[in-house]
RNA sequence: GGGGCGGUAGCUCAGUUGGCUAGAGCGCUACGCUGACAUCGUAGAGGUCGUCAGUUCAAUUCUGGCCCGCCCCACAA
Numbered sequence: 001g002g003g004g005c006g007g008u009a010g011c012u013c014a015g016u017u018g019g020c021u022a023g024a025g026c027g028c029u030a031c032g033c034u035g036a037c038a039u040c041g042u043a044g045a046g047g048u049c050g051u052c053a054g055u056u057c058a059a060u061u062c063u064g065g066c067c068c069g070c071c072c073c074a075c076a077a
Base pairs, nucleotide, nucleotide: 001073002072003071004070005069006068007067010026011025012024013023019057028044029043030042031041032040050066051065052064053063054062
């Protein structure tokens, strides 16, 4: 330098023939339960969907640039 895959909640990840109000598990907070803890139950907080543009009535989803991570190839040493 060329190519492929990935970036969504604190963590691990779903979700893309463009439109449900963005989700699950774990974690966190409060309450219930208990003598207390754990377990369990109920409720809640937490997201600029990497970033900047473009297309569109409408973008997590499509297109382009850039950034970051992993892998392959090439070149040089």
The RNA shown here (transfer RNA) has 77 nucleotides and comes from Caldithrix sp.
RNAcentral records the identical sequence in 2 taxa.
The sequence is in RNAcentral, with records from ENA.
Its mean pLDDT, the model's own confidence on a scale to 100, is 81.
It matches the Rfam family "tRNA". From the family's description: Transfer RNA (tRNA) molecules are approximately 80 nucleotides in length. Rfam classes the family as a transfer RNA.
NCBI's taxonomy places the organism under Bacteria, Calditrichia, Calditrichales, Calditrichaceae, Caldithrix.